[in-house]
C1' cells in the first nucleotide's frame, strides 16, 4: 500500500428488495417481601460513526472520509 467485511440505544444484536427503527440484558419506577434478590408490570433511552449525493422517501442505494476485524503483499 491493496481487497474484503462490519459501525444502529450504556453492552450485545435485528429491522425482508428504499416506506419512517425494535428486541434481549443493563438502568428508573410499581407490586410482592420485615428488607434484598427472584418473578411479573411498567417508563425512560437514537444526530443509525461523519461529510456529501440519488429519491416523493434513504439505518438501507452512490461518492469521499474516520474507525475496527480479516485476506494479500
Nucleotide at each position: 500500500a491493496u481487497c474484503g467485511u462490519c459501525g444502529u440505544a450504556g453492552c450485545u444484536c435485528a429491522a425482508c428488495u428504499g416506506g419512517g427503527a425494535g428486541a434481549g440484558c443493563a438502568a428508573c419506577g410499581g407490586u410482592c417481601u420485615c428488607c434484598a434478590a427472584a418473578a411479573c408490570c411498567g417508563u425512560a433511552g437514537g444526530u443509525u460513526c461523519c461529510g456529501g449525493g440519488u429519491u416523493c422517501g434513504a439505518a438501507u442505494c452512490c461518492c469521499g472520509g474516520c474507525g475496527g476485524c480479516g485476506g494479500u503483499g
Transfer RNA from Brevibacterium sanguinis, 73 nucleotides, folded computationally. Rfam family: tRNA. Rfam classes the family as a transfer RNA. NCBI's taxonomy places the organism under Bacteria, Actinomycetes, Micrococcales, Brevibacteriaceae, Brevibacterium. The RNAcentral record of the sequence draws on ENA and Rfam. The same sequence occurs in records of 2 taxa.